The RNA shown here (transfer RNA) has 73 nucleotides and comes from a Candidatus Omnitrophota bacterium.
NCBI's taxonomy places the organism under Bacteria, Pseudomonadati, Candidatus Omnitrophota.
It matches the Rfam family "tRNA".
C1' cells in the first nucleotide's frame, strides 16, 4: 500500500424486493410469595459510525472519511 467483512438500544444481534426501526438478555414498575429467586404481564430505552447524493421515500442504493477484525505485498 492494495483487497475483503463488520459498524443498528446498556449488551449480543436481526432487519438485503427501498416504505412506521425490532427481538433476547440487562434496567425499571406490577402480579404472584411470609420475604427473595424464579415465573408471568408491561414500560421505558436509538442521530442505524459522521458527511454527502440519489428517490416521493434511505439502516437498506451510491460516492467519501472514521474506527473495529482479517488477508495480501
Nucleotide at each position: 500500500g492494495c483487497c475483503c467483512a463488520c459498524g443498528u438500544a446498556g449488551c449480543u444481534c436481526a432487519g438485503u424486493u427501498g416504505g412506521u426501526a425490532g427481538a433476547g438478555c440487562a434496567g425499571c414498575g406490577c402480579u404472584u410469595u411470609c420475604g427473595u429467586a424464579a415465573a408471568g404481564c408491561g414500560c421505558g430505552g436509538g442521530u442505524c459510525g459522521g458527511g454527502g447524493g440519489u428517490u416521493c421515500a434511505a439502516a437498506u442504493c451510491c460516492c467519501u472519511c472514521c474506527g473495529u477484525g482479517g488477508g495480501c505485498u